[in-house]
Molecule: transfer RNA
Organism: Parcubacteria group bacterium Gr01-1014_38
RNA sequence: GCGGGCAUAGUUUAGUGGCCAAACGGCUCCCUUCCAAGGAGCAGUCGCGGGUUCGAUUCCCGCUGCCCGCU
Numbered sequence: 001g002c003g004g005g006c007a008u009a010g011u012u013u014a015g016u017g018g019c020c021a022a023a024c025g026g027c028u029c030c031c032u033u034c035c036a037a038g039g040a041g042c043a044g045u046c047g048c049g050g051g052u053u054c055g056a057u058u059c060c061c062g063c064u065g066c067c068c069g070c071u
Stems, first nucleotide, its partner, number of pairs: 001070007010024004018054001026042005047063005
C1' cells in the first nucleotide's frame, strides 16, 4: 500500500428496516439475628459523519479504532 471482518449497557453477547434483549455486574426493597444464597423491582446501550427511506442499530459511502490475510 491492497483486501476482508468487527464496533449494541460497566463486561460478555443476541437482535437485523418500525419499541434495543439477555446474562453477569450496579442500586433499592423483601427474606435472614447478621452475612452469603434466594425473591421482586429500577437505572444504564446501537463508535463518528453523511446518504437512501415515511421510518436506519439494521441498507450504502466515508472516517476512526481493533483483528486477520496479502505485498